[in-house]
This is a predicted structure of a 73-nucleotide RNA (transfer RNA) from a Mollicutes bacterium. Its Rfam family is "tRNA". Rfam links the family to the GO term triplet codon-amino acid adaptor activity. From the family's description: Transfer RNA (tRNA) molecules are approximately 80 nucleotides in length. It was read from a public genome assembly.
RNA sequence: GGGCGAUUAACUCAGUUGGUAGAGUAUUUGCUUGACGUGCAAAAAGUCAAAGGUUCGAGUCCUUUAUCGCCCA
Numbered sequence: 001g002g003g004c005g006a007u008u009a010a011c012u013c014a015g016u017u018g019g020u021a022g023a024g025u026a027u028u029u030g031c032u033u034g035a036c037g038u039g040c041a042a043a044a045a046g047u048c049a050a051a052g053g054u055u056c057g058a059g060u061c062c063u064u065u066a067u068c069g070c071c072c073a
Stems, first nucleotide, its partner, number of pairs: 001072007010025004019056001027043005049065005
């Protein structure tokens, strides 16, 4: 230098044909317990890496950039 892939909640990851962003863990609160833990219920937490474009509508499609990984030279 060229090719491919990844980037979504604090962490690990889903997200189908473009149509209101989700799960588990963790955190907080309540119940349970003599207390802690376990268990049960609920809540909070997102500029979907950044910018631009297409579209009535983009996490999803297109372009560029950034970081990381793999392959080729």